This is a predicted structure of a 77-nucleotide RNA (transfer RNA) from a Chitinophagaceae bacterium. Rfam family: tRNA. It is annotated as a transfer RNA.
[in-house]
RNA sequence: CGGGAUGUAGCGCAGCCCGGUAGCGCACUAGGCUGGGGGUCUAGGGGUCGCAAGUUCGAAUCUUGUCAUCCCGACCA
Numbered sequence: 001c002g003g004g005a006u007g008u009a010g011c012g013c014a015g016c017c018c019g020g021u022a023g024c025g026c027a028c029u030a031g032g033c034u035g036g037g038g039g040u041c042u043a044g045g046g047g048u049c050g051c052a053a054g055u056u057c058g059a060a061u062c063u064u065g066u067c068a069u070c071c072c073g074a075c076c077a
Stems, first nucleotide, its partner, number of pairs: 001073007010026004020057001028044006050066005
């Protein structure tokens, strides 16, 4: 330098193909059951989807640019 993959809640991931307003598990908070711990049940909080721009009535999803990490190749030695 070229190509590719990944980036979504504290952690691990799904959703993207085929646009309709973001979800699962664990964790966290409150409460119930239990003498307590542990365990279990119920309820709840938390992200605008790496960043920016574009298309659209509407973008996590499509397009472009860019950043980070990883892989492959090229170059140099």

Model confidence (mean pLDDT): 82 of 100. The sequence was found in a public genome assembly.